[in-house]
């Protein structure tokens, strides 16, 4: 001074006119007056909850979802916080659906290659063997058959540890040493997940890859959804048809069994009728600050703040200032200054919270990293 | 406002233990015919909705987004 990483805020501001939604007070009414009216994401509806109803959601089984290192936090959770083990980045840091492929089975692994799961002999090496050619021969070259061999080459995303030394016809954990793997023991350090250490075992074919294949082991989950649910008012012929049962039965938000409850019922199609109101409805696991524990996520005491509740569905329109941003000019460049634009993103509650995903012009704050440059 | 489903060639659709994307229409060009339809041959045309994951490999698996639809025949 340049590049870069984590975190956290805001996302115009006062002031006036007009209008819009609820509240409250005054009015018989119309209407006055007075105070309040959108978000960090109000989204996407992707998870978890509160609440309602379905027995007070009840028992078992099955089916079917869903999470998946450890520990913690929370009302919960798939979220959060810390660690642990892998990976990336010179670094601050980031990222990771991370149980099981020895522990029960299945199934996939295309092409390409000899061989892709019971691993594997296509070139290559060496052995042997037939029959030919060269030679005086031991030989050596070419072929046929038959054995051995995974060191070497070629194929794949992937080919069964690696060096090094004997060994051997060629070879090869075939033997050994080192290193690595994998199972164990002890003892230490951690709450644990693991971590180093100090021995023991197997040459490692008990051992390729896939579980966002199927599964398989461990935990959780009953289903709906505020258009839930409850009053009230309008409305009506309580219409036709067709099934099922009438108690050893029907019905009651997955199915079977139990259990409960309740019963002139239940289920499907035609057809008619209503398409209004009030309630749920907003103060709740709520915010803000100090202090005190916790590494932290979060907890606890005290204090202290408080008003959106529409329902074809307000929250908005202009108009002055003043700022922030943006061009242009003045100016060597910053800073200042004139003059024009002039608040410009994302987007807009609909039962409510906790969270993650995603979009978002632009502005400011804090901690940290590498690099050059000067002292 | 909750709630479910969809997206493959112009169009309407298949596509299964994840391995080179197809089918009928339609569209070109040829035969046939005078000539046009019909018929027959042939060809041609894909960002499998976007972006990332998983895996050697993804239209298929798994997450996030866009976009359209169930329009008084999904709910009261």
């Nucleotide at each position: 001074g340049g590049a870069g990483u984590g975190g956290c805020u805001c996302g115009g501001a006062c002031g006036g006119u007009c209008g819009c939604g609820g509240c409250g007070u005054g009015g018989c009414a119309a209407c006055a007056c007075g105070g309040c009216g959108a978000g960090g994401a109000a989204a996407g509806u992707c998870c978890g909850g509160g609440c309602u109803g379905c027995a007070u959601a009840g028992a078992g089984u099955a089916a079917g979802g869903a999470u998946g290192c450890c520990g913690g936090g929370u009302a919960a959770c798939g979220c959060c916080c810390g660690g642990u083990g892998g990976g990336g980045g010179c670094g601050a840091c980031c990222c990771c659906g991370a149980g099981g492929a020895u522990a029960a089975g299945u199934g996939c692994c295309a092409c390409a290659g000899a061989a892709a799961a019971u691993a594997g002999a296509c070139c290559g090496c060496c052995g042997g063997u037939u029959g030919g050619g060269u030679g005086c021969a031991u030989a050596c070259c070419u072929c046929u058959c038959c054995g051995g061999u995974c060191a070497g080459g070629g194929u794949g995303a992937a080919a069964u540890g690696g060096u090094g030394c004997g060994g051997u016809a060629a070879a090869a954990g075939c033997g050994c040493a080192c290193c690595g793997c994998u199972c164990u023991g002890c003892a230490c350090g951690g709450u644990a997940a693991c971590g180093g250490g100090c021995g023991g075992a197997g040459g490692c074919a008990c051992a390729g890859g896939c579980a966002a294949a199927c599964c398989c082991c461990a935990u959780c989950c009953g289903c709906a959804g505020c258009a839930a649910g409850g009053c009230c008012a309008a409305a009506u012929a309580g219409g036709g048809g067709a099934g099922c049962g009438u108690a050893u039965g029907g019905u009651g938000u997955u199915a079977c069994u139990c259990g409960c409850a309740u019963c002139u019922g239940c289920u499907c199609c035609c057809g008619g009728g209503u398409u209004g109101g009030c309630u749920g409805c907003u103060a709740g696991a709520g915010c803000c600050g100090c202090c005190g524990g916790g590494c932290a996520a979060c907890c606890g005491u005290c204090g202290g703040c408080g008003u959106a509740g529409a329902u074809g569905a307000a929250u908005g329109a202009c108009c002055g200032u003043c700022u922030c941003c943006c061009a242009u000019c003045u100016c060597a460049c910053a800073a200042g200054g004139a003059u024009g634009g002039c608040a410009g993103a994302c987007a807009a509650a609909a039962c409510c919270c906790g969270g993650c995903u995603u979009a978002c012009a632009g502005a400011g704050c804090c901690a940290c990293u590498c690099c050059g440059u000067u002292u | 406002g909750g709630g479910c489903c969809g997206a493959u060639a112009g169009c309407u659709c298949a596509g299964u233990u994840g391995g080179u994307a197809g089918a009928g229409c339609a569209g070109c060009a040829g035969a046939c015919u005078u000539u046009u339809a019909a018929u027959c041959u042939g060809c041609g045309g894909g960002u499998c909705g976007c972006u990332g994951g998983u895996u050697c490999g993804a239209g298929c698996c798994c997450a996030g987004c866009u976009c359209g639809g169930c329009u008084c025949a999904c709910c009261a």

Predicted 3D model of RNase P RNA and transfer RNA as a complex of 451 nucleotides. Rfam match: Bacterial RNase P class A. About the family: Ribonuclease P (RNase P) is a ubiquitous endoribonuclease, found in archaea, bacteria and eukarya as well as chloroplasts and mitochondria. The family's RNA type in Rfam is ribozyme.